[in-house]
Molecule: transfer RNA
Organism: rhizosphere metagenome
Formats: sequence, C1' cells, structure tokens
RNA sequence: GUGCCUGUAGCUCAACUGGAUAGAGCAGGGGUCUUCUAAACCCCAGGUUCCGCGUUCGAUUCGCGGCAGGCACG
Repeated sequence: GUGCCUGUAGCUCAACUGGAUAGAGCAGGGGUCUUCUAAACCCCAGGUUCCGCGUUCGAUUCGCGGCAGGCACG
C1' cells in the first nucleotide's frame, strides 16, 4: 500500500431481514438477611451506539468518507 473483520455502559457482549422506551452479565451505589464478613435476593445509577455526511416516515442496523484496533497478502 491492497483486501477482509471489528468498534454499542468502566469491562465482556446482545439487539433477528431497518420498526418505534438500546438490553444482559460482571464491576459501582443502596437495601434485606447475618453477631460481623462472604454468599444469596431486591432496588438504583451508568449510553452523543468511534466521528461526519447521506438514504429512509424511521438507522445500532444500509451507502460513502474518515479514525482506531486486528488478520492476511505484497
């Protein structure tokens, strides 16, 4: 340099063929229980879905450009 894959919560990942409030587990905060801790259970908070533009009634999802990471080839 070329091709392909990936980018969503602090971390690991979902979200079907575009469809209406973007969820789960862990981590964090609070509570119940316990003599205390741990475990278990309940509740809460946490998101500009990498950035920009476009298509569409509607974009996490599709198209284009860029950025970052990975793999392969040269």